[in-house]
RNA sequence: UCUGAUAAAGGCAAAUUCAUCGAAAGAUGAACGCGCAAAGUCACCGGUCUAAAGGGACGUGUUACCCUAAGACAGCGGGAUUGCCAGAU
Numbered sequence: 001u002c003u004g005a006u007a008a009a010g011g012c013a014a015a016u017u018c019a020u021c022g023a024a025a026g027a028u029g030a031a032c033g034c035g036c037a038a039a040g041u042c043a044c045c046g047g048u049c050u051a052a053a054g055g056g057a058c059g060u061g062u063u064a065c066c067c068u069a070a071g072a073c074a075g076c077g078g079g080a081u082u083g084c085c086a087g088a089u
Stems, first nucleotide, its partner, number of pairs: 001088004011036002016031006034075001040081003044078003047073003054067003058061001
């Protein structure tokens, strides 16, 4: 530097359930084990989700509707950055 195998030191943990936080998306912890060679980290680009606050519409009461990220997803893709093991060079 390249590659990631049925090896190996080990690591992470989807759905679901419970608890807590949150308006929600979602997050954290525990159980569990779908998967993962960066499923480590970073919202920079694209994408997706949410809409409390704010704005609009209706028209006067917050039930529903529309817009909006400053909220969220790194286990959607790209990018940046750091790194374990093994093999090859």
Model confidence (mean pLDDT): 82 of 100. A computed fold for an 89-nucleotide RNA from a Desulfobacteraceae bacterium, annotated as c-di-GMP-I-GGC riboswitch aptamer. The source organism's lineage runs through Bacteria, Thermodesulfobacteriota, Desulfobacteria, Desulfobacterales and Desulfobacteraceae. It was read from a public genome assembly, where an Rfam model found it.